[in-house]
RNA sequence: CGAGUCGGGCGGACGGUCGCGUCGGCGGGGUGACCCGCCGCCGAGGAAGGUCCGGGCUCCGAAGGGCAGGAUGGUGGCCAACAGCCACCCGGGGCGACCCGCGGGACAGUGCCACAGAGAACAGACCGCCCACCGCGUCAGCGGCGGGCAAGGGUGAAACGGUGGUGUAAGAGACCACCAGCGGCCUGGGCGACCAGGUCGGCUCGGUAAACCCCAUCCGGAGCAAGCCCAGACAGCGUGCGACCGAGGGCGGCCCGCCCGAGCACGCGGGUAGGGCGCUGGAGGUGGUCGGCAACGGCCACCCGAGAUGGAUGACCGUCACCGGUCCGUCGGCGACGACGAACCGGGACAGAACCCGGCCUACAGCCCGACUCGUCCC
Numbered sequence: 001c002g003a004g005u006c007g008g009g010c011g012g013a014c015g016g017u018c019g020c021g022u023c024g025g026c027g028g029g030g031u032g033a034c035c036c037g038c039c040g041c042c043g044a045g046g047a048a049g050g051u052c053c054g055g056g057c058u059c060c061g062a063a064g065g066g067c068a069g070g071a072u073g074g075u076g077g078c079c080a081a082c083a084g085c086c087a088c089c090c091g092g093g094g095c096g097a098c099c100c101g102c103g104g105g106a107c108a109g110u111g112c113c114a115c116a117g118a119g120a121a122c123a124g125a126c127c128g129c130c131c132a133c134c135g136c137g138u139c140a141g142c143g144g145c146g147g148g149c150a151a152g153g154g155u156g157a158a159a160c161g162g163u164g165g166u167g168u169a170a171g172a173g174a175c176c177a178c179c180a181g182c183g184g185c186c187u188g189g190g191c192g193a194c195c196a197g198g199u200c201g202g203c204u205c206g207g208u209a210a211a212c213c214c215c216a217u218c219c220g221g222a223g224c225a226a227g228c229c230c231a232g233a234c235a236g237c238g239u240g241c242g243a244c245c246g247a248g249g250g251c252g253g254c255c256c257g258c259c260c261g262a263g264c265a266c267g268c269g270g271g272u273a274g275g276g277c278g279c280u281g282g283a284g285g286u287g288g289u290c291g292g293c294a295a296c297g298g299c300c301a302c303c304c305g306a307g308a309u310g311g312a313u314g315a316c317c318g319u320c321a322c323c324g325g326u327c328c329g330u331c332g333g334c335g336a337c338g339a340c341g342a343a344c345c346g347g348g349a350c351a352g353a354a355c356c357c358g359g360c361c362u363a364c365a366g367c368c369c370g371a372c373u374c375g376u377c378c379c
Base pairs, nucleotide, nucleotide: 001375002374003373004372005371006370007369008368009367010366012320013319014318015317016316017315018314020043021042023040024039025038026037027036028035029034045350049361050360052359053358054357055356056355057223058222059221060220069219070218071217072216073215074088075087076086077085078084089103090101091100092099093098104214105213109212110211111208112207113206126153127152128149129148130147131146133144134143135142136141161179162178163177164176165175166174180204182201183200184199185198186197187196188195189194227277228276229275230274236268237267238266239265240264241263248260249259250258251257284303285302286301287300288299289298290297291296322347323346324345325344326343328341329340330339331338332337
């Protein structure tokens, strides 16, 4: 320098103008809920997203057990919990750093295995190999029929162990040696998954559980439109007063007066519209230290100014920083090459809180940092 593998991080900064939202202050309007203006503070994310898991919280349900249903699935740990995370094991891929695995059980039972192929599970005989008999024959063989075989060919993702030998008419775990695989037992190591080795056995048992199923463990339901509080109007119920001995209302407050006049006033519970609480300080973050390989945990210190409710955080200008392109300059080095600087042009994504957390997954312009691997070139 090139190619690559992991892990972590950033997601422009400052100033000005205008606009929007919560809160506070002042002023004005309104009986009031509230509205308007000005000023001030503050105002999205690494994913706020998808809503796929898990929990907190709230209400309902609940003695205990079982059935049904769902989820999870190597082992050990972490966590409030998880389908998450860490470490390890096994299998597979890569020269390697590393990566991938929806990783319990196929001797509990049932089912399925496309196409091709003769045959797809306690199988099968298409070509083929071998033997006997009959027929033909130019003695190489060919055809028919009966039987034996599974070595070779062929099909397939997969054909009932592999190689060599013995054996045979031809063959075959039929037998033998070695190897692979399966199962039982033993020894050693590991908390464990498992690993290493030994011995025995029948000689070989296919795959599929993201098919039913079996085994083990876990799981009550619904969700902030949860739930709770205040509470108009209309209707209901109760009490009181009243219908010419006139309650009540209007005529600007009161009295007189005039007019209208059959209902009016108070209370009660439930509760709609409407308003409020829940509503943001929490399994929180950052730094240090200790324990641990790590995930993570203990302790100490410091920090924490969105809370909208038809849903506010944006736009423009200037300066600087960053990135890409073009074209130059300076410096360092024996060299392969590297560092710094100027000018012009262009660029800045994905997306957006809505009860709150922990994860997973997905989207993303442009970058930065660290560790490591394989190469090339130079000295």

Source information
This is a predicted structure of a 379-nucleotide RNA (Bacterial RNase P class A) from Phycicoccus avicenniae. Rfam family: Bacterial RNase P class A. From the family's description: Ribonuclease P (RNase P) is a ubiquitous endoribonuclease, found in archaea, bacteria and eukarya as well as chloroplasts and mitochondria. Lineage of the source: Bacteria > Actinomycetota > Micrococcales > Intrasporangiaceae > Phycicoccus. The model forms 94% of the base pairs in the Rfam consensus.